[in-house]
Model confidence (mean pLDDT): 83 of 100. A computed fold for a 688-nucleotide part of an RNA from a soil metagenome, annotated as large-subunit ribosomal RNA, domain II. It matches the Rfam family "Bacterial large subunit ribosomal RNA". The full RNA is in RNAcentral, with records from MGnify.

Context: one part of a larger RNA
RNA sequence: UCCGGCGAGUUACCGUCUGCGGCGUAGGUUAAGGCCUUCCGGGCCGGAGCCAUAGGGAAACCGAGUCUUAAUAGGGCGACAUAGUCGUUGGCGGUAGACGCGAAUCUGCGUGAACUACCCAUGAGCAGGUUGAACCGCGGGUUAUACCGCGUGGAGGACCGAACCCACUUGGGUUGAAAACCGAGGGGAUGACUUGUGGGGAGGAGUGAAAGUCUAAUCAAACGCAGGGAUAGCUCGUUCUCUCCGAAAUAUUUUUAGGAAUAGCCUUGAGCCACUACGCACCGGGGGUAGAGAUACUGAAUCGGGUUGGGGGUCCUCCCAGACUACCCUCCUGAACCAAACUCCGAAUACCGGUGCGACUAUCUCAGGAGUCAGACCGCGAGGGAUAAGCUUCGCAGUCGAGAGGGAAACAACCCAGACCAUCUGCUAAGGUCCCGAAGUUCGUCUUAGUCACUAAGGAAGUUGAAUUGCCGCGACAGCCAGGAUGUUGGCUUAGAAGCAGCCACCAUUUAAAAAGUGCGUAACAGCUUACUGGCCGAGCAGUUCUGCGCCGAUAAUGAACGGGAGUAAGGCGAACACCGAAGCAGUGGACCACGAUGUUUCAUCGUGAUGGUAGGAGAGCGCUGAAGAUCAGAUACGAGCCGUACCGUAAGGAGCGGUGUCGGGGUCUUCAGGUGAUUAUGCCGGA
Numbered sequence: 001u002c003c004g005g006c007g008a009g010u011u012a013c014c015g016u017c018u019g020c021g022g023c024g025u026a027g028g029u030u031a032a033g034g035c036c037u038u039c040c041g042g043g044c045c046g047g048a049g050c051c052a053u054a055g056g057g058a059a060a061c062c063g064a065g066u067c068u069u070a071a072u073a074g075g076g077c078g079a080c081a082u083a084g085u086c087g088u089u090g091g092c093g094g095u096a097g098a099c100g101c102g103a104a105u106c107u108g109c110g111u112g113a114a115c116u117a118c119c120c121a122u123g124a125g126c127a128g129g130u131u132g133a134a135c136c137g138c139g140g141g142u143u144a145u146a147c148c149g150c151g152u153g154g155a156g157g158a159c160c161g162a163a164c165c166c167a168c169u170u171g172g173g174u175u176g177a178a179a180a181c182c183g184a185g186g187g188g189a190u191g192a193c194u195u196g197u198g199g200g201g202a203g204g205a206g207u208g209a210a211a212g213u214c215u216a217a218u219c220a221a222a223c224g225c226a227g228g229g230a231u232a233g234c235u236c237g238u239u240c241u242c243u244c245c246g247a248a249a250u251a252u253u254u255u256u257a258g259g260a261a262u263a264g265c266c267u268u269g270a271g272c273c274a275c276u277a278c279g280c281a282c283c284g285g286g287g288g289u290a291g292a293g294a295u296a297c298u299g300a301a302u303c304g305g306g307u308u309g310g311g312g313g314u315c316c317u318c319c320c321a322g323a324c325u326a327c328c329c330u331c332c333u334g335a336a337c338c339a340a341a342c343u344c345c346g347a348a349u350a351c352c353g354g355u356g357c358g359a360c361u362a363u364c365u366c367a368g369g370a371g372u373c374a375g376a377c378c379g380c381g382a383g384g385g386a387u388a389a390g391c392u393u394c395g396c397a398g399u400c401g402a403g404a405g406g407g408a409a410a411c412a413a414c415c416c417a418g419a420c421c422a423u424c425u426g427c428u429a430a431g432g433u434c435c436c437g438a439a440g441u442u443c444g445u446c447u448u449a450g451u452c453a454c455u456a457a458g459g460a461a462g463u464u465g466a467a468u469u470g471c472c473g474c475g476a477c478a479g480c481c482a483g484g485a486u487g488u489u490g491g492c493u494u495a496g497a498a499g500c501a502g503c504c505a506c507c508a509u510u511u512a513a514a515a516a517g518u519g520c521g522u523a524a525c526a527g528c529u530u531a532c533u534g535g536c537c538g539a540g541c542a543g544u545u546c547u548g549c550g551c552c553g554a555u556a557a558u559g560a561a562c563g564g565g566a567g568u569a570a571g572g573c574g575a576a577c578a579c580c581g582a583a584g585c586a587g588u589g590g591a592c593c594a595c596g597a598u599g600u601u602u603c604a605u606c607g608u609g610a611u612g613g614u615a616g617g618a619g620a621g622c623g624c625u626g627a628a629g630a631u632c633a634g635a636u637a638c639g640a641g642c643c644g645u646a647c648c649g650u651a652a653g654g655a656g657c658g659g660u661g662u663c664g665g666g667g668u669c670u671u672c673a674g675g676u677g678a679u680u681a682u683g684c685c686g687g688a
Stems, first nucleotide, its partner, number of pairs: 001688006011096007019088005027051003033045005055062002065077004099237002102234001106227006118200008126191001128160003131156001136151005164188003168185005203219001205215002240621006250263005264372002266369006276362001278358008291345001292343002298339002302335005309329003312325004375400003379396006405416003420590004425586003431580003434565003440577007452567001458552002462549002465546007479536005485509003490504003515530001519528002591611001593609007622677001624674009638664002641660005647654002
């Protein structure tokens, strides 16, 4: 993992609502207990008690009223307007383990020191080798000690190293040979050593050379049993079918935030039928949002002009004064301008009221049952953030959630569109029509970038269209031919400065024209060139602005930015007419539900409309086991179960036939009762 079996809303009492039944127009009902009685279940007494029949008040108390109060006022709750009660089915609540499984815990009483930690008593063990302390002896030495040498001696948490004890490193082992081992090395090895036997103390306790270590493979509080089915606002699981309706992820409060209660939204039943809710049109309203505005306020804020007042600075000044000011504040004036907490103004919507119309409706009230309180994205209006986030918090709407189908290559939340069933029928939506792939042609124009088929600031004689300015047959623009001179090398500066390092000036002449020189160049000259002019040529040239489509900008880690092929349209824009395309709409047939109509009112026919669905509410059924009643088949049997099978039903499911059948029961209908339905609980047991 698979297969088979088992496996989860039960029962008792109390309460409440509902269906059904008994009695009931003030009643309904017995409890304990007793009597009778066939098997076994009943029958009859028993009225204590309970509910109802009157309420109001805290109560005394009063009473169709009463309480409050000084009140006869007003007001509250009542009466006027009367139905209950007992039993039972079902829904739900409460108390109980209360749908099932699941803690870590806490407490009590016991069992453990055969493992291990420490202690006590009594025993045992430590091959071999090495070192050579003190004491002592002899000798030397000293006045005597001290001291020295040789020997003796055999100390030591001494040395090396087996047994023994330990466990530092590493290899293996890691569903192991082993729930801690094996191999190779390593440490201690006369000691705070190791070990046998017996004994001691224990669970908030022991023991601990102290690691929260160890206390029987268990230790930051052992193990067993009991309280105990502890509790679990948590996780998981919760078993057949069909039909109708169908949510929420919000508000308030919460030792509350992943839980609840009440409201909101869903469902079922009953009541109500009013122009109450809803939609549209018109009429009447209030507003201070969007926008806009600025001598209409509050504030903010830029650039000018002027200048009243004040301050600063500079100059002048013995003082008084005064002059200037590219400075600051204030004032006057002009222009442009800003605001969620500004408004002289001011919409669209929305909201409120009225009238009319529409509407198979809904709204509203009461009662039973819920679920929901983690929402998500997209568009629009805003706050937070960085006018970041698949970010976060609100408001309005949509979709998903709980929604399948078609499109977007693939893609909950985007676009189209809401799936009762069948159909080898038709029409369309979004989106498409060269091939993959169903379906296309025509016309006009643009694009050359494979743009199409990711992006910006910025950049560019790409190209289309439009506008505008200047020059132009008295010849433009480009090109070619020619000229481009003189005073003069202007003056100054400089080593030099001659158009061309730099400073100043920038005149005059000859001219068709020619700068005291546009750019190269020289050490300085020279040289080339430009402005400017003539000729050749012969028709447009140059600039600016707007605009369509393109170009560059364009760099990331495997190759990946039309879905691919491919395409110069099969790309873009505009136009026309076709077609394809969905579970949409329509056709045909069928099912079921609701409403309406008709009828031979169980039901049938017709018409209209509905039938996506999670949590959840409501309804109708299928199957299993057993009981009671009725009924059926059966002796060469029949039947349950099992195997096979092409039948029937909208589903759960149900027949028929064939085979098997070592057992003795079985089927159908009605009613009742429940240990009644399993792909999921890291479920339990068995098997593979």